[in-house]
Molecule: Bacterial RNase P class A
Organism: Thiotrichales bacterium
RNA sequence: GAAGUGGGUUGGAUAAUCGCGCGAAGCAAUUCUCGAGGAAAGUCCGGGCACCAUAGAGCAGAAUGCCAGUUAACGGCUGGGCGGUGAGAGCCGACGGAAAGUGCAACAGAGAGUAGACCGCCGAUGGCGCUUAGGCGCACAGGUGAGGGUGAAAGGGUGCGGUAAGAGCGCACCGCGCAACUGGUAACAGGCUGUGGCUAGGCAAACCCCAUUCGGUGCAAGACCAAAUAGGAAAACAGGUGAGUUUCGUUUCGGCGGAAUUCCGCCCUGUGGCUCGCAGGGGUUUUCGGGUAGGUUGCUUGAGGUUGGCAGUGAUGCCCGCCCUAGAUGAAUGAUUGUCGCUCGCAAGAGAACAGAACCCGGCUUACAGACCCGCUUCAUUU
Repeated sequence: GAAGUGGGUUGGAUAAUCGCGCGAAGCAAUUCUCGAGGAAAGUCCGGGCACCAUAGAGCAGAAUGCCAGUUAACGGCUGGGCGGUGAGAGCCGACGGAAAGUGCAACAGAGAGUAGACCGCCGAUGGCGCUUAGGCGCACAGGUGAGGGUGAAAGGGUGCGGUAAGAGCGCACCGCGCAACUGGUAACAGGCUGUGGCUAGGCAAACCCCAUUCGGUGCAAGACCAAAUAGGAAAACAGGUGAGUUUCGUUUCGGCGGAAUUCCGCCCUGUGGCUCGCAGGGGUUUUCGGGUAGGUUGCUUGAGGUUGGCAGUGAUGCCCGCCCUAGAUGAAUGAUUGUCGCUCGCAAGAGAACAGAACCCGGCUUACAGACCCGCUUCAUUU
């Protein structure tokens, strides 16, 4: 100097004039503080808060998935382990289980998982043929899986012995599994330990199994006030000849009828589905028609922000102190002028990203012109 990589800050400043909104003071005129983001976007997660509501159990369903920590909580974040990737700094991980079961892998190939015989090798034993006994030949039966071939992947690898020829068949070394030991909270790792079979592969972001977790609806939640109308009309379905108690009337003394109440049954409702339970109710559903949809509140003091100190690798936590930073309601947060700053340009001059609160908070994801700062990696050159 160049390229790369990880993190942070900003994304105009200032003055004047005029204008707008909440709040505060004031009798009033008026004055004063404050007034849109790092993502306010997406509505993807987790909550606070409100209501159902007194709200349980099971099944189905959904989510997460290595270990530890942090947090109100999370599928977040931090650190570590393992795996992949990059020359490296770094980056990514949908990271429990494949001998519980089912399933998938085109084509090629003999065979793709309790998975194999195409070419080749052997042919000791049996068979066939020749031969003077020996013996020789064939490669039929049979054996083989070392060599070759196919494939992304083919029954651990190298070497020696052995065999008819071969094969962990045996042995040595490597690899792999198990046990013990050592380190670590753990996931895991290690090797001058021992031992073993000499090995049933891949995919669960396939169904599935295992472990853990899970009510719902949402500020258009909810609460209060005021006002108005027609407590309107029609249709369909359902609503027990059940049992007990009390009581009234009646009686031909066999009983009959009415009311209240309790239990059971039936139906309906209850903020994810189904079943049971629990609670409430005695109607439910559909069509037509009418009134209102106005105001107040919820609404901004919070799991709040922040200088400094302490603990921690870190996320983060604790302590002293300081601060109050939008609450609009068809929608305020603006306009003009000057100066300075940034980028491009010789100058004149031109340009300035993504984008706007609507109950609040913690995250994730996506978008972003330009500028500045810090750390690390690699290359080139010079000293």